[in-house]
């Protein structure tokens, strides 16, 4: 110097719920708050899951992302000291 791992130490994000505000929703975003994460850092032109406004239209409803989900799975990057 690489590549595997990930005890311990020092630190990281930040579930559910509350409050504003965006939005049809679904869910986002800020502030509080901690469920829990060794990638809970990125990626929606791999898959799944959720929502259905416009379209359609047989007008009870039903089709169907161009909407959302990375803390479903995936993919790729990465880190202090120790073995």
């Nucleotide at each position: 110097u690489u590549u595997a791992a990930g005890a311990u130490u020092a630190g990281g994000c930040a579930a559910a719920c509350u409050u504003a505000u965006u939005g049809a929703a679904a869910a986002a975003u800020a502030a509080g708050g901690a469920u829990g994460c060794a990638a809970a850092u990125c990626c929606a032109u791999g898959a799944g899951c959720c929502u259905a406004a416009a379209c359609c239209g047989u007008u009870g409803g039903g089709c169907u992302a161009u909407g959302a989900u990375a803390g479903u799975c995936g993919g790729c990057u990465g880190c202090a000291a120790u073995u």
The RNA shown here (c-di-GMP-I riboswitch aptamer) has 83 nucleotides and comes from Peptococcaceae bacterium UBA4997. The organism belongs to Peptococcaceae, within Bacteria. The coordinates come from a structure-prediction model, not an experiment, and the mean pLDDT is 78. It was read from a public genome assembly, where an Rfam model found it.